A computed fold for a 73-nucleotide RNA from a Candidatus Nomurabacteria bacterium, annotated as transfer RNA. Its Rfam family is "tRNA". Rfam describes the family as follows. Transfer RNA (tRNA) molecules are approximately 80 nucleotides in length. Rfam classes the family as a transfer RNA.
[in-house]
C1' cells in the first nucleotide's frame, strides 16, 4: 500500500431480522460479625470512538475520519 476483524458502565464482554441499552466483575451504602473477609440485600455509574446520511425511530443500514488487532506485498 491492499484486505478482514473490533470500538457499548472503571474492567471483562451481550444487545437475535433498526423500537429508545444490560449482565458479570469492580465501586458506594446496608443486613450479619466481638471485628475483617466471605455470603446476602440494594444503589449509583454509558448521549453506545468522531462526523455526517437514510428513517417516524439507528448501538444496529450507509459514507468519511480517528484508534486497536491480524494477515498479504
Nucleotide at each position: 500500500g491492499c484486505c478482514g476483524a473490533c470500538c457499548u458502565a472503571g474492567c471483562u464482554c451481550a444487545g437475535c431480522u433498526g423500537g429508545u441499552a444490560g449482565a458479570g466483575c469492580a465501586a458506594c451504602g446496608g443486613u450479619a460479625u466481638c471485628g475483617u473477609a466471605a455470603a446476602c440485600c440494594g444503589u449509583a455509574g454509558g448521549u453506545c470512538c468522531g462526523g455526517g446520511g437514510u428513517u417516524c425511530g439507528a448501538a444496529u443500514c450507509c459514507c468519511c475520519g480517528g484508534g486497536u488487532c491480524g494477515g498479504c506485498u